The RNA shown here (Bacterial RNase P class A) has 365 nucleotides and comes from a Pseudomonadota bacterium. The gene name in the source record is rnpB. It matches the Rfam family "Bacterial RNase P class A". By type it is a ribozyme.

[in-house]
Parts: sequence; structure tokens; C1' cells
RNA sequence: CCAGAGGGUCGGGCGACCGCGGGCGGGCAACCGCCCGAGGAAAGUCCGGGCUCCACGGAAGGACGGCGCCGGGUAACGCCCGGCCGGAGUGAUCCGAGGGACAGCGCCACAGAGACCGAACCGCCCGAUGGCGCCAGCCGGAGGGCAAGGGUGAAAAGGUGCGGUAAGAGCGCACCGGGUGCCGGGCAACCGGGACCGCAUGGCAAGCCCCGCCGGGAGCAAGACCGAAUAGGGACGGCGCGCCCCUUCCGCGCCAUGCCGUCCGGGUUGGUUGCUUGAGGCGGCGGGCAACCGCCGCCCCAGAGGAAUGGUCGCCCCGCAGGUCCGCCUGCGGACAGAACCCGGCUUACAGACCCUCUGGCCGC
Repeated sequence: CCAGAGGGUCGGGCGACCGCGGGCGGGCAACCGCCCGAGGAAAGUCCGGGCUCCACGGAAGGACGGCGCCGGGUAACGCCCGGCCGGAGUGAUCCGAGGGACAGCGCCACAGAGACCGAACCGCCCGAUGGCGCCAGCCGGAGGGCAAGGGUGAAAAGGUGCGGUAAGAGCGCACCGGGUGCCGGGCAACCGGGACCGCAUGGCAAGCCCCGCCGGGAGCAAGACCGAAUAGGGACGGCGCGCCCCUUCCGCGCCAUGCCGUCCGGGUUGGUUGCUUGAGGCGGCGGGCAACCGCCGCCCCAGAGGAAUGGUCGCCCCGCAGGUCCGCCUGCGGACAGAACCCGGCUUACAGACCCUCUGGCCGC
């Protein structure tokens, strides 16, 4: 210098004027002053929690759902860190739903003889009775042996080689693979070594299933408080009316059917609260490979409720195009997006700029 791998930060700056939301202070008020005011994803709402209400005697089991190599981190997680194994890459590094297939069931399309049943299409070998013969042999195949070779397939009964055999075959042997138990290392996943067993018994569990672990439901439109007018509900009291032939008192009733008063409860619109100080941010030191944790110091960093965080202008910055008297000038553009109870993650979107570590190649010293 070229090509690449991993990670991080920022994502316009300054000024003037006008304006918006919140807090504090001043003012009788109009208003004035000061301070604060979007993001790395505020997004998708996919996981995990806090908080709130509802439900619930305890324990065990079952059903349903989720998760699944090992160790660590964390409030917790399906997240993160470190490792193991398998695969890809020359490499940095990347990818993997990565427990169990002798518990049982199911499936394995097409092709193929055959897809788990110990199989035989082509083929290889032996070969009776028989036929021909110029007596060397040839033809023919009843029956039997085999699984090496061919063919099909994603996958065909361990692989390669040597021996062996009529042809073959773990039939025998060596190496690789597999299984069983042992030794050593590691917390563990796992790794290494040597011993024994010739070793038929696939693949799929993001099919049912088995094993282990976890799991009440709903969500700030949660929930709490205040609460009119009008209509309607309930209790009590008064007036009125009705029920004895009449009066008074008591009692009962007024439902579809009265009026007034007091009180209570429910409740629409509305108001207040929940609401932002929190598993918080920044800096330093220490522990740890790291995720992360501990101690100390400093800081307060949006809280709206149809919902503010904006607009105009000037200078600068970056990119592109055009012009140029090489000093510059002109024009256009500068991403994705936008809080709504709050945190920890994941995923997705993102113009451009910068930084760190590492790998491969080439060149120079």
C1' cells in the first nucleotide's frame, strides 16, 4: 500500500431573532428573569424483571407452554462472557434449537431387487442328470455357495490395504472408525493414552415422545383519590292520598301513581395522583482473561396528556456537480427516526465520519 476480520464512538457545530412544554423566583396583574427539555435505536412489542390490581390453604402429582453442550455473570432471562465439540475459511474469524434414536410409536418422497426387513436386479463361483464331440473338450443348466464388482439413492449392513478362497466374506491381520471398562489432565463440557471386544442392528426428536429445569392471570387505558348540573336508585322524615260508618292516635300501602327536605351509594365528562432518584449517570481506584463486581467522589439528566422538544437567517463542516483569473465562486444535498410507568436484553432501520485490535499478500529498510 492492497484485500479482509472483529469491536467501539459520533451521527452536524457556533451565533442572532421568533416560538413551544415543565420547574423555580419576582410581580396585584399583564408579564419578566433563571434552569431543564428525545434516541442509539425513543421503533417491533419478541424475551426477562420492577411496580399495580385480581385470583389463590400446604405439599405432591398430572395437563399445557417454554427452555436444553459446560462453567461463570445477573434482580432475572430464551440475554451476555469465557470455554468444549462439529462445520466453513490459507488466516484473523464466522456459523450451529448443540440433551436422549437398545423406552415406545411414527416417517424415510423419487429411483431402486431391497430403506431396517438381516436384501439379491445385473453379476461372480461350484455344478448333477443330459446333449454334442474329430476324445483335447464344448454346450447346457437342476441345485447350491457369495456379496467383491456394476446399478439406484441423501442414506445400502463399518472404511482402506494385505492375506485368504472355487468365488467371496472381520474369515484372519495392520491402520482408521465403533463399543466396553481403566489410567492421566480439566470444576465441567471434554481431551490424551494404552487394554479388551471382530464389532449386523441406519437417519429424522424445528414428528409424537422420554429426561431435566422454569412458569398463576392481566396490564399505567394497571391502580388510588376528589367529584358536580340533569335524569335515575335506596333509607329516613314531613305534607298529601287510600284502607275501619265518622273523628283522633297507632298500623299498613302509595307498585304502573304524588310533592318537599336530609342523608347514602353508584357513576359519565372532568380534575388530582401513580410520574419519574433509578438494578441511575460520569470520573477515579481496585478485583476478574471477560461478561461483571466492589469502594470513593461528583451530578440530577423530559415528564406532556391531542400530547412541547420547532422555525427563519448568517458563518463554518462534509459530499456531489458546474465554473475559475487556481485565491476561490455558484447550485444542490447532509441518514434512520421521534419519548408517553420504568429498567435489563434481543431484533430491525440508519447518509456519512472517526478510532482501536488483528489476519493474509506485496514492496522497502
The organism belongs to Pseudomonadota, within Bacteria.